[in-house]
RNA sequence: CAACCAUCCAGAGCGGCCGAGAGAUCUGGCUCGACGACGCCGCAGCAACCCCCCGGGCCCGCCCGGGCGAGGGUGCUACCGCCAGGACCGAUGGAGG
Numbered sequence: 001c002a003a004c005c006a007u008c009c010a011g012a013g014c015g016g017c018c019g020a021g022a023g024a025u026c027u028g029g030c031u032c033g034a035c036g037a038c039g040c041c042g043c044a045g046c047a048a049c050c051c052c053c054c055g056g057g058c059c060c061g062c063c064c065g066g067g068c069g070a071g072g073g074u075g076c077u078a079c080c081g082c083c084a085g086g087a088c089c090g091a092u093g094g095a096g097g
Stems, first nucleotide, its partner, number of pairs: 001097001004094005013043005021032003025086005044077003049073003052067006081089001
């Protein structure tokens, strides 16, 4: 970078820095924001995709069901991916190229 699979109405916030827009994009709406949003950093937390554990299957490549949250890799911590419509939409994880 392109394609594949799964998920996206549950859950979880404080501090420091910054300084004007932000909630991905278009239209319409709604909301957050100088009582400092968004973003970045630190700490804390949530969750359970992968690692891990148990059982089963197998074409032996893996696949299916269940478990755990002590630990490791990610992720996430306003509003249903904020809502409706649109688009070859987007985000996160996994296994490959």

SAM riboswitch aptamer (S box leader) from Cellulomonas fimi, 97 nucleotides, folded computationally. Model confidence (mean pLDDT): 85 of 100. The model forms 86% of the base pairs in the Rfam consensus.